[in-house]
RNA sequence: CUGUGGUGAGGCGAUGAGGCUCGCCCCGGUAACUGCGGCUGUUGGCCGCUGAUGGCCUCUACGACAAC
Repeated sequence: CUGUGGUGAGGCGAUGAGGCUCGCCCCGGUAACUGCGGCUGUUGGCCGCUGAUGGCCUCUACGACAAC
């Protein structure tokens, strides 16, 4: 490095991925979760704003500034 066999693994926390950690759901087709503001003819529609984290670190995407 490759192949074979066995065993183990839950989900969610407003935009992607990995690690660590916190909280929540897990009552059987459901639950935890699905941001904020304004207008309106309000079970809907339109306009605007912040953020890729629940929190920390890293990567990717995007944005701003500066240098080459």
Molecule: Fluoride riboswitch aptamer (crcB RNA motif)
Organism: Solirubrobacterales bacterium